[in-house]
The prediction has a mean pLDDT of 80. c-di-AMP riboswitch aptamer (ydaO/yuaA leader) from a Chloroflexota bacterium, 140 nucleotides, folded computationally. Lineage of the source: Bacteria > Bacillati > Chloroflexota. The model forms 92% of the base pairs in the Rfam consensus.
RNA sequence: GUAUCGGAAUCGCCGAACCUCCAUCCGGAGGGCGGGGGAACCAAGUUCUGGGGUGAAUUUCUCCGAUGCCACUCGGAGGAAAGGGUGAACCUUCCACCCUAACCCGUCAGCUAACCCCGUAGGCGUGGAAGGGUCGUUGC
Numbered sequence: 001g002u003a004u005c006g007g008a009a010u011c012g013c014c015g016a017a018c019c020u021c022c023a024u025c026c027g028g029a030g031g032g033c034g035g036g037g038g039a040a041c042c043a044a045g046u047u048c049u050g051g052g053g054u055g056a057a058u059u060u061c062u063c064c065g066a067u068g069c070c071a072c073u074c075g076g077a078g079g080a081a082a083g084g085g086u087g088a089a090c091c092u093u094c095c096a097c098c099c100u101a102a103c104c105c106g107u108c109a110g111c112u113a114a115c116c117c118c119g120u121a122g123g124c125g126u127g128g129a130a131g132g133g134u135c136g137u138u139g140c
Stems, first nucleotide, its partner, number of pairs: 011125004018031005032120006042110001050108001051105004058081009082100006090132005
C1' cells in the first nucleotide's frame, strides 16, 4: 500500500416506526408520523369461485416437481409487463445496481363528518455523470 473478515463511533439506507417527559422489576404518558372501523349524499347492487386489510410486493408465459391421469392448486427455476428503492441539499436528464416478500381479520367491513380503535418494529451499509437554480463561506 492492497484485499478480506470482525468490532466501536459518527453518518447514512429500507420502513409510519421518531422526539419529549415521568419513572426505574424496563413500564407509563404526551407530541409527531402511520393505519383501521364508522353517517348523510354518492357509488355499488352479487355474497363458496367466500370476502377483506397492512405493504412497492401484482399480472402473465415457459420448464421441472408435488398426485396413477386431467383440471385446479402449491413449491422451485427462468422470462415479459407493471410497481418500488438506492447511488449523501433541491430539480431535470442519462447510466448502474437492487427488491417484487411476509403477515393479519375470521363469514364481516364501499366512500364517509362527528366519534371509536390500533402501531410506533425489525433489518442493513450506498456513494456514477451532466446541466440548472438556490443557499452558505471567504476575498476584493